Notes
FMN riboswitch aptamer (RFN element) from Pseudohalocynthiibacter aestuariivivens, 146 nucleotides, folded computationally. Its mean pLDDT, the model's own confidence on a scale to 100, is 78. The sequence was found by an Rfam model in a public genome assembly. The source organism's lineage runs through Bacteria, Alphaproteobacteria, Rhodobacterales, Paracoccaceae and Pseudohalocynthiibacter.
RNA sequence: CUGUGUUCUCAGGGCGGGGUGAAAUUCCCCACCGGCGGUGUGUGGCGCAAGCCAUAAGCCCGCGAGCGGCCCCGGAUAUCGGGGUGUCAGCAGAUCUGGUGUGAUUCCAGAGCCGACGGUCAUAGUCCGGAUGGAAGAGGACGAUU
Numbered sequence: 001c002u003g004u005g006u007u008c009u010c011a012g013g014g015c016g017g018g019g020u021g022a023a024a025u026u027c028c029c030c031a032c033c034g035g036c037g038g039u040g041u042g043u044g045g046c047g048c049a050a051g052c053c054a055u056a057a058g059c060c061c062g063c064g065a066g067c068g069g070c071c072c073c074g075g076a077u078a079u080c081g082g083g084g085u086g087u088c089a090g091c092a093g094a095u096c097u098g099g100u101g102u103g104a105u106u107c108c109a110g111a112g113c114c115g116a117c118g119g120u121c122a123u124a125g126u127c128c129g130g131a132u133g134g135a136a137g138a139g140g141a142c143g144a145u146u
Base pairs, nucleotide, nucleotide: 005142006141007140008139009138010137016030017029018028019027031126032125033115034114035063036062037061038060042055043054044053045052046051058113059112066091067090068088069085070084071083072082073081074080095111096110097109098108099107117129118128119127
């Protein structure tokens, strides 16, 4: 510097008890849940050793879905419906204290905190819906190159 293809599969959990009320899995008290990649002093395995492999963070870094923006199409012109776009600098959540240690917002202990949009007899992380969707990414098969 050039190339890094085709295809398949997979890819989200959670309201149990009590209270108030006409009505709440939506409010209040107690409870429950934690996508993907990276990092990581933990854990397990292998090795004489150096080291290697697997696994390990909701709140550290980044990503995804969602909302919004922009573009296109439809249209009964509604604050409507559908599609595309992250080279759109928009919105989008959260952690401290102590301990160990060379080193930890990751380990141990304790105390906290957070959670798209639309719907609803009443305000939703947990119900219903878009979604038999999409997707970060994970794995397999075949191929190419070295």